[in-house]
RNA sequence: GCCGAGUUAGCUCAGUUGGUAGAGCAGCCGCCUUGUAAGCGGCAGGUCGUCGGUUCAAGCCCGACACUCGGCU
Numbered sequence: 001g002c003c004g005a006g007u008u009a010g011c012u013c014a015g016u017u018g019g020u021a022g023a024g025c026a027g028c029c030g031c032c033u034u035g036u037a038a039g040c041g042g043c044a045g046g047u048c049g050u051c052g053g054u055u056c057a058a059g060c061c062c063g064a065c066a067c068u069c070g071g072c073u
């Protein structure tokens, strides 16, 4: 230098044919317990890597760039 994959909650990851973004763990509150853990219920937490474009509407489609991983030279 070229090619490919990835970037979504604090962490690990889903997200279908474009139609108002979810789970598990962690956090907080409550229930249960003599008490703790476990278990159960609830709450909170997101500029979807950045900037543009297409569209009535973009996590999803298009372009550029950044970063991570792998391959080729």
Base pairs, nucleotide, nucleotide: 001072002071003070004069005068006067007066010025011024012023013022019056027043028042029041030040031039049065050064051063052062053061
Molecule: transfer RNA
Organism: Candidatus Saccharimonadota bacterium